A computed fold for a 98-nucleotide RNA from a Thiotrichales bacterium, annotated as Bacterial small signal recognition particle RNA. Its mean pLDDT, the model's own confidence on a scale to 100, is 75. The gene name in the source record is ffs. Its Rfam family is "Bacterial small signal recognition particle RNA". Rfam classes the family as a non-coding RNA gene. Rfam's curators write: The signal recognition particle (SRP) is a universally conserved ribonucleoprotein involved in the co-translational targeting of proteins to membranes.
RNA sequence: UGCUGGUUCCCUUGCAACGCUUUUAUUGUGAACUCCGUCAGAACUGGAAGGUAGCAGCGGUAGCAGUGUAUGUGGGUGCCGAGGUGUAGCUAGUGAGU
Numbered sequence: 001u002g003c004u005g006g007u008u009c010c011c012u013u014g015c016a017a018c019g020c021u022u023u024u025a026u027u028g029u030g031a032a033c034u035c036c037g038u039c040a041g042a043a044c045u046g047g048a049a050g051g052u053a054g055c056a057g058c059g060g061u062a063g064c065a066g067u068g069u070a071u072g073u074g075g076g077u078g079c080c081g082a083g084g085u086g087u088a089g090c091u092a093g094u095g096a097g098u
Base pairs, nucleotide, nucleotide: 001095002094003093004092005091006090007089008088009086010084011083012082013081014080015078016077018074019073020072022070024068025067026066027065028064029063035060036059037058038057043052044051045050
C1' cells in the first nucleotide's frame, strides 16, 4: 500500500416507542350573563279563540379533557435492523513494494 473480514465513528434509510400538529370515531363535561331549539310556571296582549316575548328544566352545539384509528413531523429515544468508502480510525488474514 492493494484485497478480504471484523469493529468503532460518520452519512443514508427502515421499524418501534415517546412528544407535537392535523383528521376522524367514541366517552365525559359543557358557554350564569352573551349559542340554537323546545319552553312548565309566571308576565304582557285580546271581548274570545288565540298571540307575543321568554326564566327554570330538557335536548343539542361551540369549547375543554380522556381513549382509540389514520396522516405528517421532531430528536443526545432504542441491549433493533439494512445499506454506503465515507480521501475516516483501529484490528486480523493475505499479496506486493521500500
The model forms 96% of the base pairs in the Rfam consensus.